Source information:
A computed fold for a 109-nucleotide RNA from Melghirimyces thermohalophilus, annotated as SAM riboswitch aptamer (S box leader). Of the family's consensus pairs, 97% are formed in the model. Rfam family: SAM riboswitch aptamer (S box leader). Rfam links the family to the GO term regulation of gene expression. Rfam's curators write: The SAM riboswitch is found upstream of a number of genes which code for proteins involved in methionine or cysteine biosynthesis in Gram-positive bacteria. The organism belongs to Melghirimyces, within Bacteria.
[in-house]
RNA sequence: CUCUUAUCACGAGAGGUGGAGGGACUGGCCCGAUGAAGCCCGGCAACCUACCGUCCGUCUGGCGGUGUGGUGCCAAUUCCUGCAGAGUGCAAUCUCUGGCAGAUGAGAG
Numbered sequence: 001c002u003c004u005u006a007u008c009a010c011g012a013g014a015g016g017u018g019g020a021g022g023g024a025c026u027g028g029c030c031c032g033a034u035g036a037a038g039c040c041c042g043g044c045a046a047c048c049u050a051c052c053g054u055c056c057g058u059c060u061g062g063c064g065g066u067g068u069g070g071u072g073c074c075a076a077u078u079c080c081u082g083c084a085g086a087g088u089g090c091a092a093u094c095u096c097u098g099g100c101a102g103a104u105g106a107g108a109g
């Protein structure tokens, strides 16, 4: 980098450092010197792992739990939107469904 698959409505500091940017991209709309990104600490969660409990006559299993180890995450629904369809409407708009794109985990090349 490519492919497969699961998830994306919840959750998470008024700390330290740092100094201007950040929210993937488009168009919006936002956040930011009452301090952005990054880093440290802290926290959330439970995808993988480990351990514990429990269930069934195929356990290389199901369910529940703890959170040791490996990731991840900690403004706004993946902030909204971008393509297609449906509904409503004169229209603008609005609502819904699917898709695309993206993110993260696990597995494969």
Base pairs, nucleotide, nucleotide: 001109002108003107004106005105006104007103008102013041015040016039017038021031022030023029025082027080028079042074043073044072047070048069050066051065052064053063054062055061078101083098084097085096086095087094